[in-house]
Context: one part of a larger RNA
RNA sequence: GGACGAACGCUGGCGGCAGGCCUAACACAUGCAAGUCGAACGCGAACGCAUCUUCGGAUGUUAUUAGAGUGGCGCACGGGUGAGUAACACGUGGGAAUCUACCUUAGAGUGGGGGACAACCUCUGGAAACGGAGGCUAAUACCGCAUACGGUCUACGGACUAAAGGCUUCGGCCGCUUUAAGAUGGGCCCGCGCAAGAUUAGGUAGUUGGUAGGGUAAAGGCCUACCAAGCCUACGAUCUUUAGCUGGUCUGAGAGGAUGAUCAGCCACACUGGGACUGAGACACGGCCCAGACUCCUACGGGAGGCAGCAGUGGGGAAUAUUGGACAAUGGGGGAAACCCUGAUCCAGCCAUGCCGCGUGAGUGAAGAAGGCUUUAGGGUUGUAAAGCUCUUUCAGUGGUGAAGAUGAUGACGGUAACCACAGAAGAAGCCCCGGCUAACUUCGUGCCAGCAGCCGCGGUAAUACGAAGGGGGCUAGCGUUGUUC
Numbered sequence: 001g002g003a004c005g006a007a008c009g010c011u012g013g014c015g016g017c018a019g020g021c022c023u024a025a026c027a028c029a030u031g032c033a034a035g036u037c038g039a040a041c042g043c044g045a046a047c048g049c050a051u052c053u054u055c056g057g058a059u060g061u062u063a064u065u066a067g068a069g070u071g072g073c074g075c076a077c078g079g080g081u082g083a084g085u086a087a088c089a090c091g092u093g094g095g096a097a098u099c100u101a102c103c104u105u106a107g108a109g110u111g112g113g114g115g116a117c118a119a120c121c122u123c124u125g126g127a128a129a130c131g132g133a134g135g136c137u138a139a140u141a142c143c144g145c146a147u148a149c150g151g152u153c154u155a156c157g158g159a160c161u162a163a164a165g166g167c168u169u170c171g172g173c174c175g176c177u178u179u180a181a182g183a184u185g186g187g188c189c190c191g192c193g194c195a196a197g198a199u200u201a202g203g204u205a206g207u208u209g210g211u212a213g214g215g216u217a218a219a220g221g222c223c224u225a226c227c228a229a230g231c232c233u234a235c236g237a238u239c240u241u242u243a244g245c246u247g248g249u250c251u252g253a254g255a256g257g258a259u260g261a262u263c264a265g266c267c268a269c270a271c272u273g274g275g276a277c278u279g280a281g282a283c284a285c286g287g288c289c290c291a292g293a294c295u296c297c298u299a300c301g302g303g304a305g306g307c308a309g310c311a312g313u314g315g316g317g318a319a320u321a322u323u324g325g326a327c328a329a330u331g332g333g334g335g336a337a338a339c340c341c342u343g344a345u346c347c348a349g350c351c352a353u354g355c356c357g358c359g360u361g362a363g364u365g366a367a368g369a370a371g372g373c374u375u376u377a378g379g380g381u382u383g384u385a386a387a388g389c390u391c392u393u394u395c396a397g398u399g400g401u402g403a404a405g406a407u408g409a410u411g412a413c414g415g416u417a418a419c420c421a422c423a424g425a426a427g428a429a430g431c432c433c434c435g436g437c438u439a440a441c442u443u444c445g446u447g448c449c450a451g452c453a454g455c456c457g458c459g460g461u462a463a464u465a466c467g468a469a470g471g472g473g474g475c476u477a478g479c480g481u482u483g484u485u486c
Stems, first nucleotide, its partner, number of pairs: 001486004006482005013358006019351002021316001026314003030311003035073003040070002043067001048061005080269003090193006098186002103182008111145001113143002120135006150161004165174003195241003202232003207229008244266004248259004271292005294305004322348001324347003330344001331342004361391004371382004395427001397422005405413001430475005435456003441470005451458002
């Protein structure tokens, strides 16, 4: 000198663009953050309205309704965090023994049956959470049979293996089954690269390899049995400590050093530990089970919960924001669609946290006014500075017009940006420093005191070094200090 997710002190006008818990992966009140489909299926209210009425009510409509339930797809994406991890985790380049829902292309098919279970009704347990028993019922839910272009296995004889309908303007459309290929996305293996310590020198028993089998979508000690005795290591094994990795970022002429906030890719995690289920995909943040700690409810028998989602609260801390608006755009899920959901996202709010831009006026004005400071008492300086005179109106303010973002409709932002008009210099300057390094000097006060200080050092009676004033220098909506790094 540069940089910062900064903080602190003093000060603070406007706008644009960005950024904003680095600490306790501490604990969390409340709301929201993942649903959707009636064109898969059965059931099915109420308010209101109309008619009748014996005034109790009944019927129709509301109603392809609300609503749960069965079923399908989604919930494995998106969003958060960096605890763990020194590792094929990541980066890069290769590899073979693999899977891939939805999507695309192509071939073939979609025949005929059956029995249930929710919802519902009845009875019933429980404080609740949640159940139990009996009965009824539909399906694109479930299960046989038939068929097999094909697929799998094969001893080449053969064996095994599917399916679901819905809507329709009757044209068809959306589906379903099976096979092949593609696309996309994953799983696995390897070479190389990737932190410190030797005051860590030996480590290893499924350990290293083989055979056979099991398991997996898949190679493999991944697992098991048997056999052999190997395998790693001063080119640093093992152990300990630290750490998410990368593209990048900062600095530097570069080499390098430091770093890994925001954005993007990958990984890991979701109260702590373990486990599997479902599924194309999870060993699953807002799923399940078990154990544990913690919090809450309880009728003491038993139950409920998991913000490292968005806001927000307490706590910690030098320190980090609103319990906001909208699905208008982009994108995602579901749906044939209309549409619904979306704290992703787009916006708004707060903060000089940073970067950038603009303003706080311009010209003229010497009686060099007054006042201040200083003085050798003449003067000097503040200083064209002010006043005065002549102008201008950026920004802010007030009034009006008013977008683009939206291919046909639809705009949260927002009466926003922008434009026009109006008024008036009007509303808008501070901070640090002045001994040398280092740009900038005098007076007073103080008297090794009070204090200053980055280093050298100042202060003990004339201090340009402390405190104040006048003056000056630097930067400027900032200026200094502290911290970290080059």
The part of an RNA shown here (small-subunit ribosomal RNA, 5' domain) has 486 nucleotides and comes from a metagenome.
The full RNA is in RNAcentral, with records from SILVA.
Model confidence (mean pLDDT): 89 of 100.